[in-house]
Molecule: RNase P RNA; transfer RNA
Organism: Planctomycetota bacterium
């Protein structure tokens, strides 16, 4: 200089107008009023996949069932998250992935092709010792040829897999039949808290795959969710308690009419629920920066110091200069000919997305950068 | 804000992990017929939403996305 891994960060900036959402002060005196001052989106606010908090229900105990989890230790309020490690698998390396418990409880499946697919088997092929058969000879002891309804499973060939594997020996061919190494299975002693890992011994090997098939073994889940739940509480009809003989209407009063009631109670106070509506839960928190301390980390304990959106169909927004990346094209300059810089100028862009009770993960998206660290590679010194 | 369900040829549907994914109707082609149509014979058409995994093997099993649709408070 190119390539490549890991962590972290940012994700337009400033300023003017003119708005909008909570707050909070003056004022004017009272309106959803004027001025002002403060604070207003994310890393994911998103999918709504987990885990918690916080509420209401429900509940003596235990069982079955459904669900989830799934290597060890550790962290957290908890988690299917986070670290660290072990084992595995990828990669020249940094590093990265792994639903990573049981296949020696049982069941169930493994097309097609193959002999055989799981209580192995024999298509081709290998061999003819021993025991049989069949030929042929025979000195009657037996030789000598076949090939199988006799041995094998070395090789071929099927298949995603063929019943340890590679090498010597060994045999009639052959074969853990024997023997070394691998690999395995089981004991023992050593190191780890542990998963495990090393090292001696002992067995010739004691039965494939699959559990994102059913299952078994271990651990953990009661249920519903802010429309949760409390408060306050309008009109209007319904409900209770009391009172009660008169109420109401023809605008005040008398009069006089009319309508309603008189114990099946007209009207009247007063209560009580539960709608309309309004509070609150509701933004102060397992918070956020900063220091020290333990720890390898994740954490976690101190002690500073900050206050950082609150809305209910939802507010953070327009416009205008000036700057910064990004496109394009011009002219310059430098090159190790891939780029690279340096001016000017055009129109355009600035990604993914929009809180909704709060929180810890996790997954999904995202233009353009920015820092650190470590790897491979090439030059040149 | 919870739960649940579906995505296969142009269209509607089938499809115990296992041969080139089957049917129908549509469409094309040939025959029938003076012509149409109806029949009758044969073809086309799908990488089974998408991506990633388990598995020897995935439309089918798991997972995360995408689009659709359904109830419930």
């Nucleotide at each position: 200089g190119g390539g490549g891994g890991c962590a972290g960060g940012c994700g337009g900036g400033c300023g003017g107008u003119c708005g909008c959402c909570g707050u909070u002060u003056g004022c004017c005196a009272u309106g959803a009023g004027c001025a002002g001052g403060c604070g207003g989106a994310g890393g994911a606010a998103a999918g709504u996949c987990c885990g918690g908090g916080c509420u209401c229900c429900g509940c003596a105990g235990g069982g079955c069932g459904c669900g989830g989890c799934g290597g060890u230790g550790g962290g957290u309020a908890a988690c299917a998250c986070c670290c660290a490690c072990c084992g595995g698998g990828g990669g020249c390396a940094a590093c990265c992935c792994c639903a990573g418990g049981g296949a020696a409880a049982g069941u169930g499946c493994c097309a097609c092709a193959g002999a055989a697919a799981a209580c192995a088997c024999a298509c081709c092929g290998c061999c003819u010792a021993a025991g049989a058969c069949c030929g042929c000879c025979u000195u009657c002891g037996g030789g000598c040829g076949g090939g199988a309804c006799g041995g094998c499973a070395a090789g071929g060939g099927u298949g995603a897999a063929a019943a340890g594997g590679u090498g010597c020996g060994g045999u009639a061919a052959g074969a853990g039949c024997g023997c070394a190494c691998c690999g395995g299975g089981c004991g023992g002693c050593c190191g780890g808290c542990g998963a495990c890992g090393g090292c001696c011994g002992c067995c010739g090997c004691a039965c494939g795959g699959u559990a994102a098939a059913c299952c078994c073994c271990g651990c953990c889940g009661g249920g519903a969710g802010a429309a949760a739940g409390g408060c306050c509480a309008a009109a209007u009809a319904g409900g209770g308690u009391c009172c009660g003989a008169g109420g109401c209407g023809c605008u005040g009063c008398c009069c006089g009419c009319g309508c309603c009631g008189u114990c099946u109670g007209a009207g009247g106070a007063c209560c009580g629920g539960g709608u309309c509506g309004g509070c609150c839960g509701u933004u102060a928190g397992a918070g956020g920066c900063g220091c020290a301390u333990g720890g390898c980390a994740a954490c976690a304990u101190g002690c500073g110091u900050c206050c950082c959106a609150g809305c209910c169909a939802a507010a953070u927004g327009a416009c205008c200069g000036c700057c910064g990346c990004c496109g394009c094209c011009g002219c310059g300059g430098c090159u190790g000919c891939g780029g690279c810089c340096g001016c000017a100028g055009c129109g355009g862009g600035c990604a993914c997305a929009g809180a909704a009770c709060c929180c810890g993960g996790c997954u999904u998206a995202c233009a353009g950068c920015c820092u650190g660290c470590c790897c491979c590679u090439u030059u040149c010194u | 804000c919870g739960u649940c369900c579906c995505g296969u040829c142009g269209u509607c549907u089938a499809g115990c992990g296992g041969c080139c994914a089957a049917g129908a109707c549509c469409u094309c082609u040939g025959c029938c017929u003076u012509a149409c149509a109806a029949g009758c014979a044969g073809g086309u058409g799908a990488c089974c939403g998408c991506a990633g995994g388990u598995u020897c093997g995935a439309g089918u099993c798991c997972u995360g996305c995408c689009g659709g649709g359904a109830c419930g408070a």